[in-house]
A computed fold for a 714-nucleotide part of an RNA from a Nanobdellota archaeon, annotated as large-subunit ribosomal RNA, domain II. NCBI's taxonomy places the organism under Archaea, Nanobdellati, Nanobdellota.
Context: one part of a larger RNA
Order: sequence, then structure tokens, then C1' cells
RNA sequence: GCCGGGGAGUUGAUCUUCAUGGCGAGCGUAAGUACUUUUAGUACGAAUGCUGAGCGAAAGCAAAUGCUCGCAGCUUGCGAGGAGCGAGGUGUGAAAGCGCCUUAAGUCAUGGGGGUCUGACCGGAAAGCAGACGAUCUAAUCCUGAGCAAGGUGAAGCCUUGGUGAUACGAGGUGGAGGCCUGAAGAGGUGCUACGUGCAUGUGCUCUUAUGAUUUGGGAUUAGGGGUGAAAAGCCAAUCGAGUUUGCUAAUAGCCUGUUCCUAUCGAAAUAUGCCGCAGAAUAGUCUCGCUCGAGAUAGCAUUGGUUGUAGAGCUACGGAUUAGAAUGUUAAGGGAAGAAAUUCCUCUCACUCUUGUUCAACUCCAAAUGUCAAUGCGUCGUAGAAGGCGGGAAGCAGGGGCGCGCGGUAAGCGUGUGUCCCAAAAGGGGAACAUCCCAGCCUGAAGUUAAGGUCCCUAACUGUCAGUUAAGUGUGAAAGGGUGAAUGGUGUGUAAUACCAGAGACAGCGGGGAGGUUGGCUUAGAAGCAGCCAUCCUCUAAAGAAAGCGUAAUAGCUCACCCGUCAAGGUAUUAUGCCCUGAAAAUUAACGGGGCUAAACUGACGACCGAUACUUCAGACUUGCUGUAAAGCAAGGUGGUAGAUAGGUGUCGUGCAUGGAUGGAAGUAUACUUGUGAAAGUAAAUGGACCGUGUACGAAUAAGAAUCCCGGU
Repeated sequence: GCCGGGGAGUUGAUCUUCAUGGCGAGCGUAAGUACUUUUAGUACGAAUGCUGAGCGAAAGCAAAUGCUCGCAGCUUGCGAGGAGCGAGGUGUGAAAGCGCCUUAAGUCAUGGGGGUCUGACCGGAAAGCAGACGAUCUAAUCCUGAGCAAGGUGAAGCCUUGGUGAUACGAGGUGGAGGCCUGAAGAGGUGCUACGUGCAUGUGCUCUUAUGAUUUGGGAUUAGGGGUGAAAAGCCAAUCGAGUUUGCUAAUAGCCUGUUCCUAUCGAAAUAUGCCGCAGAAUAGUCUCGCUCGAGAUAGCAUUGGUUGUAGAGCUACGGAUUAGAAUGUUAAGGGAAGAAAUUCCUCUCACUCUUGUUCAACUCCAAAUGUCAAUGCGUCGUAGAAGGCGGGAAGCAGGGGCGCGCGGUAAGCGUGUGUCCCAAAAGGGGAACAUCCCAGCCUGAAGUUAAGGUCCCUAACUGUCAGUUAAGUGUGAAAGGGUGAAUGGUGUGUAAUACCAGAGACAGCGGGGAGGUUGGCUUAGAAGCAGCCAUCCUCUAAAGAAAGCGUAAUAGCUCACCCGUCAAGGUAUUAUGCCCUGAAAAUUAACGGGGCUAAACUGACGACCGAUACUUCAGACUUGCUGUAAAGCAAGGUGGUAGAUAGGUGUCGUGCAUGGAUGGAAGUAUACUUGUGAAAGUAAAUGGACCGUGUACGAAUAAGAAUCCCGGU
């Protein structure tokens, strides 16, 4: 791991609500007693409890009556219940008024839902407290014993001698000190990491100490908030930031996992407020079930009439910001110029006017679309009972995404808001695959038609039709998501427009000319079209610059502008726009889904077809309502679903009553078939060898696949 067995909402009390039953202005006994067919019943038992009157802090006071409308029903005005008005009790108040109560239904039992207490659905702490047991491990101390090979060094003291007035002091010897040295036993455990579970923390090599604060045997003492500690919160029996064990104890856990049969109806919330509140819980909102009432309700559409200040737009319409130009203004300030000064002029700044350009969440002379309010009509729902009201039960209060609009952030599959639609709790088709993108809301079966999206092959369906574009494999993607392909550049190519030139010959090419005054003047060594400065004329001409470029020291020389000829038909420039190219770099090969495609790409138009659980038709099931004794029939709408609410069933074990089967073969086992929406049930043959059902009522230790579940097997 697998298989088998076990394994989780229970018990009592009490409160509340619903259902059923008894009695009813009342209802009921408890302890107990008696009896009996004696362990289960029957009868008695009115103490006590609830109800029948409330209001008030209290003293205290103290209500049961009327009118109108009206559902069901009967019937044309009656009308239980219901609604409205009124009336009454009491408290308060000067009063008006206001609060609570009153037009009588309870109580007991049983069962279901829920709350509280109880272990309270099961399993799970870290802990807390109390009593015991531990110092054979280890810490410290005490008592009594024991051990420390061998070697080295050579303190004090002493002796001899030298020395001195006497000391001091020197030398030689003797001596044998030391938490001294080397190094066995012993004790320790520094470094290495070979070994690799051995005797559970060690072995091995290396290392430290080894007469001392030394090592060690035996015996004692100190005990758990306590000991002991040369202090590491170390050690106190492989257990220590409070030992072990037993009990309280099924501690508690707002946390984590698990929680066992079926079908049907409806079906959420991830929000608000406060909370030592943020993993929770309460109330509200949302869901569900029951009751009540009795006629309207309103998500959609249209029309009419209101509402608004967002998008946009605008600004000599205000408040701000702001470009350029012009005119005017005056004193003042700065700068500059002239002047002896007075003063004058220029410039800038400022103000205002005119023209012009831009801009705003906290600007608005304007001003949408949506939204929103009301009325009316249509639609939809509703006497098969809507809307409203009352009560029982919840779940939930971690949300996520797309789109629109904000804020924060460089940004994010980012954070935080808001509106709406989805996912959550939604299957099916498309999107290659893909919770939330597109289409579309799944009862069962059959047939057909479409949606989104597609129609060369994979792969269902036109290698469809018409007109264009692209040559880049651009593309073959998605639109409102999947990354976008930017600025820039293009004599790639299509379309449109404007201007100009052109058979009186354009554009491009080719042939020829391109001159004279003059080397213009100045400057300069020189300056001759071509260093620089100034001027930039005239003439002859078909035309030719006091020269656009190269060149020379300066000239020279070569081109250009411009003119003629030749050729022969369109050309030049600008603007707008479609497709395309460049720009274009990411880490394993790698992203049209693939093959492949020049259309099977892109743009515009048209037709056909394919394509879903959508829509239509037929048949059936269930639900709700009606008729009906029933069987059954009719009608209308519906039948995705997590948490959850509600309803009806299946199976297991046992008991009472009734009634059955079984050696002519029970239960069980394991196949096949049949029935039922299903839990399940039945039948047949086989095996098996002794018990087992059915109906009804009641009672449960009643259903397993998960809990790192428990036990066993394998």
C1' cells in the first nucleotide's frame, strides 16, 4: 500500500417552537399508598405547578361593550375569523397627550426542529493543580580506604673555603623544594573524520594532564519552584527554562483533520454596525419552511413630464495656468546712450486694449448618452393566494475575474474603491489545450433547425462566386483577453487630389555654345568669377552669374546655371491614404494547434453548408392544482446547483401482535436475469447444511473510502 473487521450529533434536565392526541375556563399530578395476572400494570393521592388581569418603583387602583367594512360560505345582505373606528383598566401629567394592558384558551402527554447545562459529534495539545517515587546515572559535601613506573631540573637550609674590624657577599659541596619538566598506569576529550549502529552519543589516529584546586572503591547526606552547580539555565537514572508517576481528566482548544444510505423542491453569502474585534461571535441584510391575510405586485418595454452637471466642449462667460505679436500709458524702479546740468532718447519690467495659440479633479457661458423619480399603457406574475404580516431553521460576515470609471504605484497574474455581468455554486459548443473570453443555463429518449465559431488535409461543412490589395511566408491569432510591433527611415507598391511644364517638342540622355567691357574696385607678395571686404552694372546675343562647385602660388584648366540642336510623349513637385519593408535582442528545440498554403493571406460584397444538452416536434417521468372512494383523468408552469432549509423513502439489529416458509434443503456465498429515478428488491441454477421471513406498531450502541484513524491478515 491493499483486503477484512471496528470507527464520530448521543443521554438526562430545563426553556422555546411545530405536529398529533386527551380534557377544556380549566388542565395535570409528584413523593407516596393500596391492589393485582408481581417487576410491569391499575386505582388512589390536588401538597405543588401553569392558566384564568393588568398597570405601577411603590403605596395602591383595577378592564370582559358598541359601530362600520368585509374573506370563505350561504345568498344579495347576512357574514365565524379578519380590518378600521370607538370604548375601558392603570401609570405619568395641570391638561392635551403618551406608555403598557383589555373584546377570554389553556393545560397534560408523545414525537420532530432549536437554545442552555451536562465530556455533549469523534480524535488531537503546549500546559495547570494535588499526592507519591527517585542522588545504583550525575552535581556537591561528609566518613572510611586505595593508587600515581621511570627519568630530568636542583629552591631554602646546612657544611667547607675565600672575604671583612664584624657583617654583607663570592666559590665548592651537601640538600631535595615545586598547583616545576619528560613520560607509563590512571584521568581527560584538542584536531582529523578512516569506521558506520556496534555494548543506544562510540571505535581509530592525534592530543592534554599525570604530587595535585589529583584520581578512585565502599558507605552516607541534600528532592522538584526544590536540590546541586569553579555558572553551561549545566546536572538531578538514555527524561530538565522546572524530574518521573498516579489522580483531577473524556482538562480546555474561537485552531486542524474526519463525520457512513437514496430521491425530490427551493437555494445563499463572502456585505453593514459595534465587540481586546480582525481565524470568532451577535444583530441587520441574503436563503429556506410553516402559519396568517385576501388583491394586487412589478425586474422588462414604450410614451409623457421632471431630475442631474459626468463625458465632450469652451474660456473677451467667471476663477486659475499660459505662447507670440502690435498699440498705448504714466510715474516709479533697474540698465544703456547723449549732455556741464536741467533734461531727452532707447531698452526691460509692469498695467491695459487689440490680434493670436494652449490648458484645468478642487474653472464652467454650454452640455450629452446612460442613470434616476413619477404617472399612464403594454408585458410578466397573482384567488392554483402574489405583495404585506407573524413565527421555526440556517449558512455566511477569507472571495475571485472580465468590462466601465477612480485613487496609490516605474510597474505587476499589484494594492485599494465603485457600478455591472460572470466564476464561486454552471454542465454543453467554440477559443489547439485553459474557473471566470464568445455562444448557451443540462429531467429522460428520438428526430429536425440554428448560435458562437467554422467549411484544403488532420476534422463535420463551398480548393464557392464577384472586385481589389500584399511578395514580406507579411499573414494564415481574438474580436471586447492571450503581449504590443513604437518613434524613425523607404525612388517597395496601390488609390485619390492639387499645382506646374509639355508636338510652338516637356523630363532624362547625347552633340554644341557658355561671350565682350574685365585681371570690376579695394586689399594683397599675388587675389585674374571662385582667401577676404564693397558693389553686383552695361554690351553683343539663341543664351551665358562681376559666377553654384572642383582646381592654380597667381594664371591656366574641368563642370554648373542659362541657350541651341537631336530624340519623341508624357513629365516634375507636393499632400492624403491602403498594404508591405526597416527599426525587431534572451537564455534546452519551440511556437500559424500541425501538415502545409501565394491563397488555404488581407479588404469589401454575396450565396450555400457544417455546427450545442440552445430552439422546434413527438413520446415518457416527476412536481403543483382540480375532479374522483379508488383506479385514473384534466390543466398550467416548471425540473443545473456548493453551504443550507424542507419533504418523502431504502436498508441493518431488536421487541409486541398477526401470519408464514424450511433436511422434499434455512441463512450465508457468488454469477446471471428481471423490476424500481434511486437507496434497493425479486427470481433461476450452483454451493451450503440449520434456521429464516412477511405485514403492522414500537425501540435503536443503525449504513464508511478517507480522520499521518485503531486491530488483524497479506
Its Rfam family is "Archaeal large subunit ribosomal RNA". For this family Rfam cites "The comparative RNA web (CRW) site: an online database of comparative sequence and structure information for ribosomal, intron, and other RNAs" (Cannone et al., BMC Bioinformatics, 2002). Model confidence (mean pLDDT): 80 of 100.